[in-house]
Molecule: SAM riboswitch aptamer (S box leader)
Organism: Planctomycetaceae bacterium
RNA sequence: UCUUCAUCAAGAGCAGCCGAGGGAACAGGCCCUGCGACGCUGCAGCAACCGGCCGCGGAAGCGGCAAGGUGCUAACUCCUGCCCGACCCCGGGAAAGAUGAGCA
Numbered sequence: 001u002c003u004u005c006a007u008c009a010a011g012a013g014c015a016g017c018c019g020a021g022g023g024a025a026c027a028g029g030c031c032c033u034g035c036g037a038c039g040c041u042g043c044a045g046c047a048a049c050c051g052g053c054c055g056c057g058g059a060a061g062c063g064g065c066a067a068g069g070u071g072c073u074a075a076c077u078c079c080u081g082c083c084c085g086a087c088c089c090c091g092g093g094a095a096a097g098a099u100g101a102g103c104a
Base pairs, nucleotide, nucleotide: 001104003102004101005100006099007098008097013043014042015041016040017039021032022031023030026081027080028079029078044073045072046071049069050068052065053064054063055062056061077096082093083092084091085090
């Protein structure tokens, strides 16, 4: 990187450095940002996908504990874009994306 499966309405921020854009890409909107965003580092935290331990079970699996490998800590994945519910609203789905685990 391709592909498969699962999840994406909950949760969780301080400090130091940097210095102008940032919120994946395109477009539109909306928002964050010199009261320092984004990013990097440190510490802290959240969650529990994988792995670990325990219990139940024939198994599949379910529940619990802890937190080793990841991940995450503005806004639903910030919202919309395509399809369906006639339209708006709203809802459902898709696409794209993110994360984990597996495969090549």